[in-house]
């Protein structure tokens, strides 16, 4: 240098171009003498930049970061 991959809540992992879901955590409540455990609630997300579409996590360009390969 080139080439595949891959980037989603504080973690992990889903998601045919059409509401961005789930588990854990952390918060609150309920219950209990108190706690633990159990149930209910909530809070937070698509790596930047363009693009193409009526609509982009998803399609294309590109640029970051990682992984892997081949020189």
């Nucleotide at each position: 240098g080139c080439g595949u991959c891959u980037a989603u809540a504080g973690u992990g992992u889903a998601a045919c171009g059409g509401u961005a879901g789930c588990a854990c955590c952390u918060a609150a409540g309920u219950c209990u003498c108190c706690a633990a455990a159990a149930c209910u609630u909530a809070u937070a997300g698509u790596c930047g930049a363009g693009g193409u579409u009526c609509a982009a996590a998803u399609c294309c360009u590109u640029g970051u970061g990682g992984a892997c390969g081949c020189g």
Source information
A computed fold for a 71-nucleotide RNA from uncultured Aquimarina sp., annotated as transfer RNA. Rfam family: tRNA. Gene Ontology term of the family: triplet codon-amino acid adaptor activity. It is annotated as a transfer RNA. Model confidence (mean pLDDT): 83 of 100. The sequence was found in a public genome assembly.